This is a predicted structure of a 74-nucleotide RNA (transfer RNA) from an uncultured Pelagibacteraceae bacterium. The coordinates come from a structure-prediction model, not an experiment, and the mean pLDDT is 83.
[in-house]
RNA sequence: GCCCUUAUAGUUAAAUGGUAUAACGCGACCAUGGUAAGGUUGAAUUUCAAGUUCGAUUCUUGGUGAGGGCACCA
Numbered sequence: 001g002c003c004c005u006u007a008u009a010g011u012u013a014a015a016u017g018g019u020a021u022a023a024c025g026c027g028a029c030c031a032u033g034g035u036a037a038g039g040u041u042g043a044a045u046u047u048c049a050a051g052u053u054c055g056a057u058u059c060u061u062g063g064u065g066a067g068g069g070c071a072c073c074a
Stems, first nucleotide, its partner, number of pairs: 001070007010024004018054001026042005047063005
């Protein structure tokens, strides 16, 4: 230098062209004589930019980060 894969709540993962889900964690409430466990509930996310589309996390292009492969020079 070239090519491939990858990026989703705080963490780990899921999902699909129709407005993002679960577990753990966090907050509130319930419950208990109290604590833990438990129940209900809430907040929180698609790496960035552009394009296509009525609609993009998903498709296309580029950037950035991560992982891997190949090549060149010395």